This is a predicted structure of an 89-nucleotide RNA (Glycine riboswitch aptamer). The sequence was found by an Rfam model in a public genome assembly.

RNA sequence: UAGAACUCCGGAGAAGUCCAGCUUUUGUGGGUGCCGAAGGUGCAAGGCGGAAAACCGCUAAAUCUCUCAGGCAAAAGGACGGAGCUUUC
Numbered sequence: 001u002a003g004a005a006c007u008c009c010g011g012a013g014a015a016g017u018c019c020a021g022c023u024u025u026u027g028u029g030g031g032u033g034c035c036g037a038a039g040g041u042g043c044a045a046g047g048c049g050g051a052a053a054a055c056c057g058c059u060a061a062a063u064c065u066c067u068c069a070g071g072c073a074a075a076a077g078g079a080c081g082g083a084g085c086u087u088u089c
Stems, first nucleotide, its partner, number of pairs: 002088003006084005015032001017031004022027001033072003039068001040066001042064001046059005
C1' cells in the first nucleotide's frame, strides 16, 4: 500500500394507500400505486478468437438497467464512506 473478517459512527428513495377477515396489532392475507442502496438479472468500451471484408462468437463494470427478491411511519436492514482492531500478501 492492497484485500478480508469483526467493532463503532454516518447513511437515501418510495402508500402512515384500498379491501377482507383474524381481532386490536403501525400486525396478517389480497389488490392497486410506487422506490432502488441487501442479494440477484442485463450490457458499453476494451480484450480474445474467427472472417478477405462487412461482420460474427466468447469475455466484460457500476450507485447504470430490470424490479425476481427486498422495501414504501419508527425500529431493523441498508450500497457506500470514515475510524478502530485483527489477519494475509